RNAcentral holds the sequence, with entries from MGnify. Predicted 3D model of a 112-nucleotide RNA (SAM riboswitch aptamer (S box leader)) from a soil metagenome. Of the family's consensus pairs, 97% are formed in the model.
[in-house]
């Protein structure tokens, strides 16, 4: 910059962790993380088409679709929630504060 509420596990091998970080809350001796084999999703990069625009006529950018033999990434819970900022709500008389619930943006991670 662009995406991040959709999608998609199995079997060895290993032997306690594992979900980024903290706090929650969750997964795991019915076998965690690492490897290793085979499988599956996805459609970001490479292909293909078409269509616009520029063009030093080779192209190149943008969009719209298509395939899935290639390069990567995925393959429990939305990025498991939340964390920082606003705002809007609930607690009974009225005002507030702490908590609690939604929303929205940020930051911070992930992938390309």
């Nucleotide at each position: 910059c662009a995406u991040c509420u959709a999608g998609a596990g199995g079997g060895g091998u290993g032997g306690a962790g594992g979900g980024a970080c903290u706090g929650g809350c969750c997964c795991a001796g019915u076998g965690a993380a690492g490897c290793c084999c085979c499988g599956g999703c996805a459609a970001c990069c490479a292909c293909c088409u078409c269509g616009a625009a520029c063009u030093u006529c080779g192209g190149u950018u943008c969009g719209a679709g298509g395939a899935g033999a290639g390069g990567u990434g995925c393959c429990a819970a939305c990025u498991c929630c939340a964390g920082c900022a606003g705002g809007c709500u609930c607690c009974a008389g009225c005002a507030g504060a702490a908590g609690g619930g939604c929303c929205u943006g940020a930051a911070a991670g992930a992938u390309g």